Predicted 3D model of a 267-nucleotide part of an RNA (large-subunit ribosomal RNA, domain VI) from Streptomyces diacarni. Lineage of the source: Bacteria > Bacillati > Actinomycetes > Streptomycetaceae > Streptomyces. Its Rfam family is "Bacterial large subunit ribosomal RNA". Clan: LSU clan. Its mean pLDDT, the model's own confidence on a scale to 100, is 89. The sequence was found in a public genome assembly.
[in-house]
Context: one part of a larger RNA
RNA sequence: CGUUGGAGUCUUGAGAAGGGCUGUCCCUAGUACGAGAGGACCGGGACGGACGGACCUCUGGUGUGCCAGUUGUUCUGCCAAGGGCAUGGCUGGUUGGCUACGUUCGGGAAGGAUAACCGCUGAAAGCAUCUAAGCGGGAAGCCUGCUUCGAGAUGAGGACUCCUGCCUCCUUUGAGAGGGUAAGGCUCCCUGGAGAUGACGGGGUUGAUAGGCCGGAUCUGGAAGCCCAGUAAUGGGUGGAGGUGACCGGUACUAAUAGGCCGAGGG
Numbered sequence: 001c002g003u004u005g006g007a008g009u010c011u012u013g014a015g016a017a018g019g020g021c022u023g024u025c026c027c028u029a030g031u032a033c034g035a036g037a038g039g040a041c042c043g044g045g046a047c048g049g050a051c052g053g054a055c056c057u058c059u060g061g062u063g064u065g066c067c068a069g070u071u072g073u074u075c076u077g078c079c080a081a082g083g084g085c086a087u088g089g090c091u092g093g094u095u096g097g098c099u100a101c102g103u104u105c106g107g108g109a110a111g112g113a114u115a116a117c118c119g120c121u122g123a124a125a126g127c128a129u130c131u132a133a134g135c136g137g138g139a140a141g142c143c144u145g146c147u148u149c150g151a152g153a154u155g156a157g158g159a160c161u162c163c164u165g166c167c168u169c170c171u172u173u174g175a176g177a178g179g180g181u182a183a184g185g186c187u188c189c190c191u192g193g194a195g196a197u198g199a200c201g202g203g204g205u206u207g208a209u210a211g212g213c214c215g216g217a218u219c220u221g222g223a224a225g226c227c228c229a230g231u232a233a234u235g236g237g238u239g240g241a242g243g244u245g246a247c248c249g250g251u252a253c254u255a256a257u258a259g260g261c262c263g264a265g266g267g
Stems, first nucleotide, its partner, number of pairs: 001152001005163007015149004021049007033038001051106005059100004066093005071086006110144003117137004166179004170174001184262004188204005209255003212251005219243002225238005
C1' cells in the first nucleotide's frame, strides 16, 4: 500500500515445512523343515542405540551485589568489629534462572490408490492364457492420518461484537480537497516467563506493573554485643542465632503524573 466505510476478538485451511531410522533378547518352538549339523515363516512380548521435541521433580553443572571460613596488605585514631585490593584473592556450600551428564515424550496404529510380483473369471485363437472387456491381493515407498507455519490464498475467505452517515471549500461536483471527531490505535511511562533494536505479553491511580517495605520459603550454619570457663589460643550460653539475588504472597511508601498524535462518513 492492497484486501472497496472504519475497528477489536476468534477462526477456516489453499499451500508449505517437519517427522517417517534401527538392533538385541524372550515366547510360539528346539516346533515345521532336515539323515544330521542346524533351524524358521506367521503371530505376540520385553529391553535398547542413534536422532528429535519439551521440561527442571530427581541427579549433576553453572552461580562475579547469597552465606560462611581463611591468607597477605591497606584504611576506618587504637582494641574489637568491618571496608578496599590481591583471578569473585583463595576455600566450602548455594535460591531463582539457564542447562545435560538428568527426566519425559515421539517415529505409530488405521484408511485409500499403487510398483515389482501373485491371482479370479476370460476370449481373440472350441485348447491354453492374470488382460484384450471386467474383478481381487500386494511395499520402509505415494496420498491421508500426527506436529508447526499459514488469507499478499491479489482467488486477499468466514463468524461475532463495537463505531457511525459530521463540518467547510469549488477552476474540474469528484471513488474530489481540507478540517474536527467516533469505536479503536499509536506515542509516552512502569515492566515481563518477550527481547540485539523493532516486535510480542501485562500494567498505567477506577492501579499490585516494577522497586521499596512486611510476612513466608530457600540457602548458609551458629552473627555482633554481653556473660561464663580458661594464663592464653579457644570453648560454652544468650540463640536453629544472624544474614539471605532472582522464588511465593501481602501492602500504594516510590515510580507508571499530566499530555500529544492518528483514526470512518462508504459502489